[in-house]
RNA sequence: AAAUACGGAGAGUUUGAUCCUGGCUCAGGACAAACGCUUGCGGCGUGCCUAAGACAUGCAAGUCAUACGAGAAAUCCUGGCUUCGGCCGGGAAAGUAAAGUGGCGAACGGGUGAGUAACGCGUGAGUAAACUGCCUUCGAGUUCGGGAUAACACUUCUAACGAAGUGCUAAUACCGGAUGAAAUCUCAGGAUUUAUAUUUUUGGGAUCAAAGGUGGCCUCUGCUUGCAAGCUAUCGCUUGAAGAUGUGCUCGCGUUCUAUUAGCUAGUUGGUGGGGUAAUGGCCUACCAAGGCGACGAUGGAUAGCCGGCCUGAGAGGGUGUUCGGCCACACUGGGAUUGAGAUACGGCCCAGACUCCUACGGGAGGCAGCAGUCGGGAAUAUUGCGCAAUGCCCGCAAGGGUGACGCAGCAACGCCGCGUGAGGGAUGAAGGCCUUCGGGUUGUAAACCUCUGUCAGGGAGGACGAAACCUCCAGAGGAAAAUAUCUUCUGGAAUUGACGGUACUCCCAAAGGAAGCUCCGGCUAAUUCCGUGCCAGCAGCCGCGGUAAUACGGGGGGAGCAAGCGUUGUCCGGAUUUACUGGGCGUAAAGAGCGCGUAGGUGGGUCUGUAAGUCAAACGUGAAAGCCCCGAGCUCAACUCGGGAUCCGCAUUUGAAACUGCAGGCCUUGAGUACAAAAGAGGAAGGCGGAAUUCCCGGUGUAGCGGUGGAAUGCGUAGAUAUCGGGAAGAACACCGGUGGCGAAGGCGGCCUUCUGGUUUGAUACUGACACUGAGGCGCGAAAGCGUGGGAAGCAAACAGGAUUAGAUACCCUGGUAGUCCACGCUGUAAACGAUGGGCACUGGGUGUUGGUCCGUUAGGAUCAGUGCCGCAGCUAACGCGUUAAGUGCCCCGCCUGGGGAGUACGACCGCAAGGUUGAAACUCAAAGGAAUUGACGGGGGCCCGCACAAGCGGUGGAGCAUGUGGUUUAAUUCGAAGCAACGCGAAGAACCUUACCGGGGUUUGACAUGCUAGAAGUAGGAACCCGAAAGGGGGACGACCUGUAUCCAAUCAGGAGCUAGCACAGGUGCUGCAUGGCUGUCGUCAGCUCGUGCCGUGAGGUGUUGGGUUAAGUCCCGCAACGAGCGCAACCCUUGCCCCUAGUUGCCAUCAGGUAAUGCUGGGAACUCUAGGGGGACUGCCGAGGAUAACUCGGAGGAAGGUGGGGAUGACGUCAAGUCCUCAUGGCCCUUAUGUCCCGGGCUACACACGUGCUACAAUGGCCGAUACAGAGGGUAGCAAAACCGCGAGGUGAAGCUAAUCCCAGAAAACCGGCCUCAGUUCGGAUUGGAGUCUGCAACUCGACUCCAUGAAGUGGGAAUCGCUAGUAAUCGCGGAUCAGCACGCCGCGGUGAAUACGUUCCCGGGCCUUGUACACACCGCCCGUCAAGCGACGAAAGUCGGGAGUACCCGAAGCCGCUUCUCUAACCCGUCCCUCGGGACGGGAGGAGGGUGUCGAAGGUAAACUCGGCGAUUGGCGCUAAGUCGUAACAAGGUAGCCGUACCGGAAGGUGUGGCUGGAUCACCUCCUUU
Repeated sequence: AAAUACGGAGAGUUUGAUCCUGGCUCAGGACAAACGCUUGCGGCGUGCCUAAGACAUGCAAGUCAUACGAGAAAUCCUGGCUUCGGCCGGGAAAGUAAAGUGGCGAACGGGUGAGUAACGCGUGAGUAAACUGCCUUCGAGUUCGGGAUAACACUUCUAACGAAGUGCUAAUACCGGAUGAAAUCUCAGGAUUUAUAUUUUUGGGAUCAAAGGUGGCCUCUGCUUGCAAGCUAUCGCUUGAAGAUGUGCUCGCGUUCUAUUAGCUAGUUGGUGGGGUAAUGGCCUACCAAGGCGACGAUGGAUAGCCGGCCUGAGAGGGUGUUCGGCCACACUGGGAUUGAGAUACGGCCCAGACUCCUACGGGAGGCAGCAGUCGGGAAUAUUGCGCAAUGCCCGCAAGGGUGACGCAGCAACGCCGCGUGAGGGAUGAAGGCCUUCGGGUUGUAAACCUCUGUCAGGGAGGACGAAACCUCCAGAGGAAAAUAUCUUCUGGAAUUGACGGUACUCCCAAAGGAAGCUCCGGCUAAUUCCGUGCCAGCAGCCGCGGUAAUACGGGGGGAGCAAGCGUUGUCCGGAUUUACUGGGCGUAAAGAGCGCGUAGGUGGGUCUGUAAGUCAAACGUGAAAGCCCCGAGCUCAACUCGGGAUCCGCAUUUGAAACUGCAGGCCUUGAGUACAAAAGAGGAAGGCGGAAUUCCCGGUGUAGCGGUGGAAUGCGUAGAUAUCGGGAAGAACACCGGUGGCGAAGGCGGCCUUCUGGUUUGAUACUGACACUGAGGCGCGAAAGCGUGGGAAGCAAACAGGAUUAGAUACCCUGGUAGUCCACGCUGUAAACGAUGGGCACUGGGUGUUGGUCCGUUAGGAUCAGUGCCGCAGCUAACGCGUUAAGUGCCCCGCCUGGGGAGUACGACCGCAAGGUUGAAACUCAAAGGAAUUGACGGGGGCCCGCACAAGCGGUGGAGCAUGUGGUUUAAUUCGAAGCAACGCGAAGAACCUUACCGGGGUUUGACAUGCUAGAAGUAGGAACCCGAAAGGGGGACGACCUGUAUCCAAUCAGGAGCUAGCACAGGUGCUGCAUGGCUGUCGUCAGCUCGUGCCGUGAGGUGUUGGGUUAAGUCCCGCAACGAGCGCAACCCUUGCCCCUAGUUGCCAUCAGGUAAUGCUGGGAACUCUAGGGGGACUGCCGAGGAUAACUCGGAGGAAGGUGGGGAUGACGUCAAGUCCUCAUGGCCCUUAUGUCCCGGGCUACACACGUGCUACAAUGGCCGAUACAGAGGGUAGCAAAACCGCGAGGUGAAGCUAAUCCCAGAAAACCGGCCUCAGUUCGGAUUGGAGUCUGCAACUCGACUCCAUGAAGUGGGAAUCGCUAGUAAUCGCGGAUCAGCACGCCGCGGUGAAUACGUUCCCGGGCCUUGUACACACCGCCCGUCAAGCGACGAAAGUCGGGAGUACCCGAAGCCGCUUCUCUAACCCGUCCCUCGGGACGGGAGGAGGGUGUCGAAGGUAAACUCGGCGAUUGGCGCUAAGUCGUAACAAGGUAGCCGUACCGGAAGGUGUGGCUGGAUCACCUCCUUU
């Protein structure tokens, strides 16, 4: 100087949609990792997380000859002897190796984390309660003696390990004496300290030391060569003082989970004496006292080494403790001491146990959690490497030795970091791949190709840093000393030392040559297409993909991301404000204890003084290093490493400040309380009294019923009920008053009176002086049901019985009825115990009721205090809502919540007589569960309105026969489709063949049909007769070609075309998918609705508009209104019909005129009428009146052909039903290709026990039959309609005029009307069926047509339950025409004729519209959903028992060992005594001390006993959860069809039912109260 300030993102998923709550999941980072695929190089790190399982082998702790004695051999040289085999010596090797005594080290270094919840660790203090080898500094000393012993030798025992005896010897080994400053102890006196006094001072006494080695020298002394008594140097030794280092001990604070562990403790807590230790201490012991710990969590259980740090995070936190560093603990398991400065000792000892190994069976040996390595376990973790060159440690004076510490190398992408796999140019956008709308696009400048470069790897050459030293030598300087020896210190120089390693690095060579994968591509989340598959195979982190067009599975192409890696799995933090200190909540989402009293605790009014615990400030100590951060530096960069700084937010000490809190003291009155005077009250307890009602009993009257229900029945009653009157008994409850009125803490409290008693409010004064608030534990109260004992018992009434209902009815309804309900005493302790809202205090607009006081006021009214309601401002809330009675704004205290289910269950504990209550999990499972609000839909919710919806009517269907369609059945086939309304006389406006799609049989294969290409063929294509055949087809082959051009004509030839043959592309498919589609259609519904823009409201979905008051057929119109406008629908415009007018006048018409006929517009003519078909007019609530808001509009009237849309038609909003149709057509995809194509013949679609739909004809007299006779409309007609005439009973035949049609024809309309017959019957009704005979169409009427005639003459006498159509020219009835069609119509589509009845009305059924309400529905009530049972799977509880672990208790036994005791044994030094002696000493006896033996306390393991606790297994058993389509019911959601729910009791296959009390989180209607508006 810099730095010290940098930092916070969300998404998916509950719903039809929304907001909220709430969980689950994802994107990020990290790792001692593992697994899958892949892999070029280097650097730096890291590498058994599991079995503290077991270990073969090697190495990991030695060193010192300058402490000591003793001391080889191989081999070489050499002397002597020799029987030449060899033997005996000497020297070197060598004072070496190995072993031993002795010293130091081995307590370090290295490993591991089992144990430990502890002063173990961290941090800060203390030690006046301590020790400390080696090291440093400063003193003093280092003297005189003695006895042994190992090695060694000999002997003995032993399998081995090893041991014993005898004999010899040394020391820096051991022992005794001397000296003794200091030290220690003791005595005496003084000083000092807060203090015990172990501080200090003076004097006296007592006790305790030592070891020598080596080098040099002769100055001093002795012998005198030189040596050493000596001197000197150095390494030691002894004893002190101090330091440093290390260690012991003590204390404050911090340090996981569990209360389903609440009480623990006898050396326990303290004292005294003693012991022990380096040292304090119950550390140990004897005695005395009875303490000590605990809700601020003792004791017990579970888990765990702790920390610096590391990961994450914005931070606060959370997680973690691998490598590195600090501390602790452990070393096969348990116990124990010894040595030592230091150990209760990883590579030491003793004992016990387990295991392994050896054994001669007598005994022995061993401990890799050191480095490698092995087996085992496991998803998983490396070499039996090199070196002491460096750093460090041990020994040594040193040289040096040792060191699996360490330095290196090896293995592994395990992690971090770096580099490379080439760069530039290159479009015919090559080929190939993939896709394609077939045009193209993409891969893609990518490649090829051209020009370059040379990192890494490869080859070659050179080649380090790390090494500086010790030591030696040389030179110089200083010190000790007599000294130029010697020793020592320093400086300079020289030489020596490298495992890694021929490595890093540098240079050269050659060559683009050797070097890219992995995951993903539905959303989150960057990136899409084809094929395959077909709820299969599979994917999946969550939501979820896959059931024939999968961007989600698998593969290919393409793309995205990262990259020598990429993914997956696991774990942690984050996101998660989802435990909320920072930073959450509790009315309805999870969550206020049922209520109070009150202990501890927490919190606390005003004022003054003091204090200084909290608080604030400053200073100082500490907060190790490494790490993080910043600056700088070294490896080419980085990772990595180094230097400096900052940080370490903490703890302790000292000093200071005094506002706030605390503490101590004084004062105050406003909080709180007391006294006094009033007041209200279903407050509580006890005793007494009262009337109404019910039931029972007695008596009277009275007679056949009563009772009960939706309707009934059971029941009661002629033995006299019910009803009614009188009398009596009993129990329970207290009508009216009565009121969102009152009281109480809550539960709760209701006739009246008395007694006792609690609380509250108001008023005005006085007093106390913070006495207060809350309240974990604790204590008390606590509806109903229930329990115990004893009473009582009228009514009611679980259970139970019976009767009904029902498919059943363990229910709802009815008749009975027991516990119980009532009382006394005791228990229980729970409720939707609710305002789903804990308590207290304060503050924050109002309005309007009401209860009890007080005050002011004449009334009215006003003010105020305490309650109790409603509406509402601000504010709050997810919204609903709350709103001075807060869910607003704040403070204090308590309780409670943290996804749903499992479960308020299990186990345990406590309480209870029991029922049960309180406390209260987990496994497993789901991705939701939930709250509020929105839009719909729905309701056996409500209101309003409409519709042939009902009602009122008329006629039908359902019964019969037949027709027709369908189902079913049958069949070789009975082709296919349509399926409630909205399939069923439907596709089909017409199946004998054809149609035809089906079946049988027979053929055919470029095809019955289209287009293109290639090739071929003039007697070619085509093709008669004839043959086979059912036909198709196959033979056959007389005959025998065409068009255009060259080219004007003819002929030939050529070219092209048509046609043919062969082949290739392709055709073809009524095969599948209507759930891939277009188009078309049905339906709600001709219902009146469906929306949009802008604005406004709401966080939002959304609302408003579109609701409301009227009105309409109508969202039609008017009015109002935070809406104003607009669109699609409605209406109108269009067609038709009804009236009039104009124009026109043939094929239509004929009034007038004329002509004519038997008759007729027949003819001339006419243009009036009808009509035709073009154009206009007309109707608009326009006019009048009434009602209504004066509006819209409604009603009535006038006029009018028609009146309020005149009648009819066409016209079908947004949408619904995956509605119908791939068999009309079109079309994606799939499938068939000598067949699923195509042709032909025959059959079938026409079957027939049945069932249903739609029709026709009837059952008759409003009729049938016969006769006669009148009047339409709309159509059709040339492959046609067909007249006249003739024939036939008839169907029809012959025939042919006319007509391409207002001309001709079909074509006679029928019912009706007139007349006649029939006379109520299976008929003169009815016509089925059958027999016979025919006609027509057609190639052909057998299966299988229609019609005619004759004959036959069935069922049927008006149709059960049920059900359909129709509101006027309609129903009913009558006929006519048309399409299809060769023929075939009771069907369909049209046409006209005749022509009604009824509608009070909207209660009910059905459908629809609008508003509103509830909802657990949204695939939308054909919804949702509950429980038993049955099946499979899963986890859990109980269980006779069984197995194992853990920690204790009591007793028995008792190893090693420490500590005691000891009559026993042994014992060199030291002491004493006696004796002997060569005077050096020896022998004997005794003592001190020691050792052994014996014995005692303690004591590990072991054993026994009774309990405890945890876990495994467990026949069986219990519930629970999950699992596309199992069984039984229908409990809940709508008034869920009996409102639901809570507590409790009983009962029941099950949901559940019932009783009792409670709640609204109940719909609907009415009433009361309150509120709002007027």
Model confidence (mean pLDDT): 84 of 100.
A computed fold for a 1574-nucleotide RNA from a Candidatus Latescibacterota bacterium, annotated as small-subunit ribosomal RNA.
It was read from a public genome assembly.
It matches the Rfam family "Bacterial small subunit ribosomal RNA".